[in-house]
Context: one part of a larger RNA
RNA sequence: CUCUUGUUAAGGAACUCGGCAAAACAGCAGGUGUAACUUCGGGAUAAACCUUGCUUCUUCGCAUGUGUUUACAUGUGUGGAGAAGCCGCAGCUAACGACACCAGGCAACUGUUUAUCAAAAACACAGGUCUCUGCAACCCCGCAAGGGUAUGUAUAGGGGCUGACGCUUGGCCAGUGCCAGAAGGUCACGAGGAGGGGUGCAAGCUCCGAAUCUAAGCCCUGGUGAACGCCGGCCGUAACUAUAACGGUCCUAAGGUAGCGAAAUUCCUUGUCAGGUAAGUUCUGACCCGCACGAAUAGCGUAAUGGUUCUGGUGACUGUCUCGACAAGAGUCCCG
Numbered sequence: 001c002u003c004u005u006g007u008u009a010a011g012g013a014a015c016u017c018g019g020c021a022a023a024a025c026a027g028c029a030g031g032u033g034u035a036a037c038u039u040c041g042g043g044a045u046a047a048a049c050c051u052u053g054c055u056u057c058u059u060c061g062c063a064u065g066u067g068u069u070u071a072c073a074u075g076u077g078u079g080g081a082g083a084a085g086c087c088g089c090a091g092c093u094a095a096c097g098a099c100a101c102c103a104g105g106c107a108a109c110u111g112u113u114u115a116u117c118a119a120a121a122a123c124a125c126a127g128g129u130c131u132c133u134g135c136a137a138c139c140c141c142g143c144a145a146g147g148g149u150a151u152g153u154a155u156a157g158g159g160g161c162u163g164a165c166g167c168u169u170g171g172c173c174a175g176u177g178c179c180a181g182a183a184g185g186u187c188a189c190g191a192g193g194a195g196g197g198g199u200g201c202a203a204g205c206u207c208c209g210a211a212u213c214u215a216a217g218c219c220c221u222g223g224u225g226a227a228c229g230c231c232g233g234c235c236g237u238a239a240c241u242a243u244a245a246c247g248g249u250c251c252u253a254a255g256g257u258a259g260c261g262a263a264a265u266u267c268c269u270u271g272u273c274a275g276g277u278a279a280g281u282u283c284u285g286a287c288c289c290g291c292a293c294g295a296a297u298a299g300c301g302u303a304a305u306g307g308u309u310c311u312g313g314u315g316a317c318u319g320u321c322u323c324g325a326c327a328a329g330a331g332u333c334c335c336g
Stems, first nucleotide, its partner, number of pairs: 001331008010322002014320001019317001029051004037042001039164001053086015087091001099315006106306002111123002127162007139148003165301004170231003175228002177224005184219003190213002195208005232250005259293001260290001271287005
């Protein structure tokens, strides 16, 4: 010097990206007491506070016994309440055994996951919705036979998306997809055979072949968004200024509704205002100028849950630090 431990004056996060690590909290014993919020179940062991040993006495029960049956008297065991006293710094515990609170984000929840750097806001989930499937079902495995679905039968089974619950889920069918459509157009094999070619004396053989008939598909006509998706620009205008309820114009299939909004989304940006701090790029509440939110690739809320989850704060606590020091053990290093 390194590692693993332990102690540390005064201060107490000044450390640091960040209380990382450590410290602290000492607990499903008894009693008191317990907020916001809430889906009325919870939150909740909320929080916060007190007690705990031994001796004696009083009192209230329960069980059981004795004296003569009642009444009464007197024991033993056990439980609750109260009073007085005794000793110690300390009276729950052998071990194991939570820090608490406030606010916000995300995910409803219990659960699952990258065996061996990620446990999560990812996956799943109950619930919602769309779609396919009438049973020898759809779908999947297999060349097939056959099997699963299912010894099930639309309150069933397969697939897609969403993801408890509450309030909701706007506009666009032009493109793409899907569904429907006894007309029409186009269209292969095939049918058809006008007409023509080769050869032959001929009969014939052989080749080309128009009209016409003919499926799905495509074109076409409609529908369909909890199908893939998409949801504008410019100019002017109010009696201060500013802004524009209003008007004009171009384009579009239609021009983003409700709600939310510097957000897990905001580049400019440490936006602006307010709060918290002595001081706040983070945080909370607003504003809206949304570079580039937005409604089942769901929107906005939401009690409970998350416990080694993400963000900010408060208390407590500490060698994280001011700023180091000491001790124990094991190494490195030197000599043998």